[in-house]
Molecule: RNase P RNA; transfer RNA
Organism: Desulfuromonadales bacterium
């Protein structure tokens, strides 16, 4: 200098002018009331506050609220190495096993394929406890050649043996070598790889490691059905509570009243409770999505310290920081800081180039709270630190 | 806020219980017919199945994630 890997941090500062949205206080006007107190609305002034690391996607989990503080079963869904963490999670941390990278490091839906079923196109003889197409070998039949004959050889038919070799395929039932055989084969043996059972040691555990035994070597696919284990009641701030206004409190169809429709209750069954001028559906009407509340102090942030490898937890101190309606937090100028490009000068260097100061020009991304939190994912501008590999020079 | 669906040629759609070189109609282009045009006949081009990952021997099809577009759900009586 180049190419990378991991982590942390920032999201411009200050001033002026001009706007926007809540809140406090004051004044004025109007309304609620005959009036006071009190309250509401509007305007003006004053003081103070006003987005994020992702506020986003809504992919998970929880709080909160209502429905029996949520029942039993089936169905359905989700997750899937181990240990921990947490309110909880499909998140996170550490570790184990597999995969990738020369490496820093990254990545992993990572239970079960001897519980069962399905699928494995084309090619191929054979795609599952399989398979003789070529080959190899044996027997037999006739033919031909050689031979005096026994016999030997060649191509062929038939009946067998054989998984060494070839060929097909993504995948063909361990690998190498030796023995063995008609030819072969874990058929037998040695070594290696794996599996199962088992023993010692280490670890909380996943698992690792060192042996012993068994020739056991019985393909892949579960992001195919499925099996096993664990978890899951439903709906959502359009939850829910209070108040107010308005109309045609309308019409039609169906169901049902103890033989129980329907609701809580969701896909179904049981069970519990409620339950009758009621319930469901369709057409029509009103409001034009009315006001207040829920509403922001919370599993909260920051600092210190202790425990822990870490995620995280305990203790102490300190801070209060948007709460609106389809929705405010903006714009302009100056200046400082940052980044990029060009360039004068100075310094370093053999050089490529680097550093400093000045000048000129340009740039600042992604994006916008809507009940609240914890994550994940996605979008995106920079800065710093640590580490790895390669090249050059000394 | 909650629930659901779709994305395949220029347009409208098949295929999606994994096994193709992804099809069909309309449209486009070329040629024939015609004096010319239309209609008709013959032929051709046009796609990485919305983007990216993963599972698998193999993905338009299965899974995850992102994007784009669309639909439904208020209250009172």
């Nucleotide at each position: 200098g180049g190419a990378g890997a991991a982590a942390a941090c920032c999201a411009g500062g200050c001033g002026a002018u001009u706007g926007c949205c809540g809140c406090u206080u004051a004044u004025u006007g109007c309304c609620c009331u005959u009036g006071u107190c009190g309250g509401g609305c509007a305007a003006u002034a004053u003081g103070g506050g006003g987005a994020g690391g992702a506020a986003a996607g809504u992919c998970c989990g929880g709080g909160c609220u209502c429905c029996a503080g949520a029942g039993g079963g089936c169905a359905g869904g989700a997750u899937g190495g181990u240990c921990c963490u947490u309110a909880a999670c499909g998140g996170g941390g550490a570790c184990c096993g597999g995969g990738g990278g020369c490496g820093a490091c990254c990545u992993u839906a990572g239970g079960g394929a001897u519980a069962g079923u399905g699928c494995c196109a084309c090619a191929g003889a054979g795609a599952g406890g399989a398979g003789a197409c070529c080959g190899c070998c044996u027997g037999u039949c006739g033919u031909c050649g050689c031979u005096u004959u026994u016999g030997c050889g060649a191509a062929g038919g038939c009946a067998g043996g054989u998984a060494a070799g070839g060929g097909u395929g993504a995948a063909a039932g361990g690998g190498u070598g030796a023995g063995g055989u008609a030819a072969g084969a874990g058929c037998u043996c040695a070594c290696c790889a794996g599996u199962a059972u088992u023993g010692g040691c280490g670890g909380u555990g996943a698992c690792g490691u060192c042996g012993a035994u068994a020739g056991c070597u019985u393909g892949g696919u579960a992001a195919a059905c499925c099996c096993c284990a664990u978890c899951c009641g439903g709906a959502g701030c359009a939850a829910g509570g209070c108040c107010a206004a308005a109309u045609a409190g309308g019409g039609g169809a169906g169901u049902g009243u103890u033989u129980g429709a329907g609701a809580a209750c969701g896909g179904c069954c049981c069970g519990u409770u409620c339950g009758a001028g009621a319930c469901u559906c369709c057409c029509g009407g009103g409001u034009c999505a009315g006001g207040c509340u829920g509403c922001u102090u919370g599993a909260g942030g920051c600092c210190a310290u202790c425990g822990g490898c870490a995620a995280c937890g305990g203790u102490g101190g300190u801070c209060c920081u948007a709460g609106a309606g389809g929705a405010a937090u903006g714009a302009u100028c100056g200046u400082c800081a940052c980044c990029c490009u060009g360039u004068c000068g100075c310094g370093g260097g053999c050089a490529a180039c680097c550093g400093c100061u000045g000048c000129a020009g340009g740039g600042g991304a992604c994006a916008g709270a809507a009940c609240c939190c914890g994550g994940c994912u996605u979008a995106c501008g920079g800065u710093u630190u640590u580490c790895u590999c390669c090249g050059g020079c000394c | 806020g909650c629930g659901c669906c779709a994305c395949u040629a220029g347009c409208u759609c098949a295929g999606c219980u994994g096994g193709a070189u992804a099809g069909a109609g309309c449209g486009u282009c070329u040629g024939a017919c015609u004096a010319c045009g239309g209609a008709u006949c013959a032929g051709a081009a046009g796609g990485c199945c919305g983007g990216g990952a993963g599972u698998u021997c193999g993905a338009a099809u299965c899974u995850c994630u992102c994007g784009u577009g669309g639909c439904g759900c208020g209250c009172c009586a």